c-di-GMP-I riboswitch aptamer from a Chloroflexota bacterium, 87 nucleotides, folded computationally. The organism belongs to Chloroflexota, within Bacteria. Rfam family: c-di-GMP-I riboswitch aptamer. About the family: GEMM was predicted in a large-scale screen for bacterial structured RNA regulatory elements. The coordinates come from a structure-prediction model, not an experiment, and the mean pLDDT is 84. It was read from a public genome assembly, where an Rfam model found it.
[in-house]
Formats: sequence, C1' cells, structure tokens
RNA sequence: AAUAUCAAAGGGCAAAUCUGCCGAAAGGUGGUGGCGCAAAGCCACGGGUCUAAAGCUUCCGAUAGCUACGAUCGCCGGGACGCAAAA
Repeated sequence: AAUAUCAAAGGGCAAAUCUGCCGAAAGGUGGUGGCGCAAAGCCACGGGUCUAAAGCUUCCGAUAGCUACGAUCGCCGGGACGCAAAA
C1' cells in the first nucleotide's frame, strides 16, 4: 500500500409507527421512533418494482385499460469515493 471482514475502539445511518409540509399519486422532506445495516454514504448507467397527472384507447354516463418524462440506491447489478485496525 492492497485485499478480506472473524475480532476490537471511536463512532455512523435510521425501518415501521405517529405527525407538519410538498406532490395527482407513488413518494420526498422536518420531527418522533429504532426494524435493522460494514457502505442501509453517493450516482438513475442496466434490470426489476411502484404510481398514472398529462396523453392514447374503451365506455358514451360513471368506469376500465395502456403508457414514465415521475419514484425507488433500505430490490439487484454496475460505477466512482470512503473510517478503523488485530489475525
């Protein structure tokens, strides 16, 4: 210096719930709370999943179907970055 993550120390993040705000929704964000996580830090590049405002189709009266330019990195892969150090 690199890899690995069975240990150790300092720690880190924060699920569901409840709630304020934003959003058509999925969801995001502040507070609460702690399920868990060795990248549960970042990126929407590939796949998956979720939603369907607008659009198209159907109905012609509701309704229904399709669709991402929306969302999800705590779904997976990938990319670049990163604390500690025994064996």